[in-house]
About this RNA:
This is a predicted structure of a 367-nucleotide part of an RNA (large-subunit ribosomal RNA, domain IV) from an Actinomycetota bacterium.

Context: one part of a larger RNA
RNA sequence: CUAUGGUUAAGGAACUCGGCAAAUUGUCCCCGUAACUUCGGGAGAAGGGGAGCUCUGGACGGUGUAGGGCUUUUCGCCCCAAGCUGUUCGGAGCCGCAGAGAAUAGGCCCAGGCGACUGUUUACCAAAAACACAGGUCUCUGCUAAGUCGAAAAGACGAUGUAUAGGGGCUGACGCCUGCCCAAUGCCAGAACGUUAAGGAAGCCGGUUAGCCUGGCCCUUCGGGGCCUUGCGAAGCUGGCGACCGAAGCGCUGGUCAAUGGCGGCCGUAACUAUAACGGUCCUAAGGUAGCGAAAUUCCUUGUCGGGUAAGUUCCGACCUGCACGAAAGGCGUAACGAUCUGGGCGCUGUCUCGACCAUAGGCUCG
Numbered sequence: 001c002u003a004u005g006g007u008u009a010a011g012g013a014a015c016u017c018g019g020c021a022a023a024u025u026g027u028c029c030c031c032g033u034a035a036c037u038u039c040g041g042g043a044g045a046a047g048g049g050g051a052g053c054u055c056u057g058g059a060c061g062g063u064g065u066a067g068g069g070c071u072u073u074u075c076g077c078c079c080c081a082a083g084c085u086g087u088u089c090g091g092a093g094c095c096g097c098a099g100a101g102a103a104u105a106g107g108c109c110c111a112g113g114c115g116a117c118u119g120u121u122u123a124c125c126a127a128a129a130a131c132a133c134a135g136g137u138c139u140c141u142g143c144u145a146a147g148u149c150g151a152a153a154a155g156a157c158g159a160u161g162u163a164u165a166g167g168g169g170c171u172g173a174c175g176c177c178u179g180c181c182c183a184a185u186g187c188c189a190g191a192a193c194g195u196u197a198a199g200g201a202a203g204c205c206g207g208u209u210a211g212c213c214u215g216g217c218c219c220u221u222c223g224g225g226g227c228c229u230u231g232c233g234a235a236g237c238u239g240g241c242g243a244c245c246g247a248a249g250c251g252c253u254g255g256u257c258a259a260u261g262g263c264g265g266c267c268g269u270a271a272c273u274a275u276a277a278c279g280g281u282c283c284u285a286a287g288g289u290a291g292c293g294a295a296a297u298u299c300c301u302u303g304u305c306g307g308g309u310a311a312g313u314u315c316c317g318a319c320c321u322g323c324a325c326g327a328a329a330g331g332c333g334u335a336a337c338g339a340u341c342u343g344g345g346c347g348c349u350g351u352c353u354c355g356a357c358c359a360u361a362g363g364c365u366c367g
Base pairs, nucleotide, nucleotide: 001362002361003360004359005358006357007356008355010353011352014351019348027051028050029049030048031047036041038173052094053093054092055091056090057089058088059087060086061085062084063083067079068078069077070076095099107346108345109344110343111342112341113340114338115337119131120130135171136170137169138168139167140166141165147157148156149155174333175332176331177330179263180262181261184260185259186256187255188254189253190252193251194250195249199245200244203241204240205239206238207237208236211232212231215228216227217226218225219224264282265281266280267279268278291325292322303319304318305317306316307315
């Protein structure tokens, strides 16, 4: 010096991002115990008192000797001085610094945010306000259910269940509530009309040629035959076009927001000023309702006022000018709960003023 312990005058958070760490408290019995509350809690609230040993008294038990009572005179039963013993309430005394004598064994209170709660989680930097949760609601599913696993399988789960069931989404106890918009997107319903694929198809166009026609050459038994060539061209085969028929979908008509989502601007106006209940105008599908609000959300901002402090960018209560809260991506409250986060206080302390000493282990120096 490092680590782990122990003690410390006076002060007592002045330390520090922050009481981190340490200290305080700690057991049992008795007294006593607030706001608030879902009447269960809160609560071990808080805050107080007692606790050892010796002698002694009372009360109530246990056991039960002597004694007494009963009796089927013995398997005996009952009441009980004494003695021993248990619980409890007193009285007197003794010793020490100290009596839960060592060890083990809550610090407490006030206010607020978040999450109702018990639970779960990042095995090895995060335990939380995240996840889950009971409850709420929407939606799908009529059973070979929907959904899921599986090779588009068999099969299995769902479920030896059957809509008070099962799957999925969102929300998240409880209390009071959950406003407006269906224009867009999605979903559901509808089927008249428009559009529309493969496919079918009346018909049309082209290619090919059996045959026929035009011209030329050759052969001929004069009947004709062969080769080349111009044009026409049936059937079949084949290439293409194609009226018309043709489903879902889309268009279309409605519904639906605890579906995805959205929820305005400008100007003027009251007998001081200020403000605008009121009016005008533009746009929209509709223009943010209740409640809350500088908030886990507020940029400006340490907003302004009040409280707490000698002094407070944090905290609490208000205000509302909400850059950019807002109603199941729920809104606002809420007792209880939390190794949660924030602010304050009491107690307590080596956190500090400001250090010091001791013990153990290691380092270092010397040997």

The sequence was found in a public genome assembly.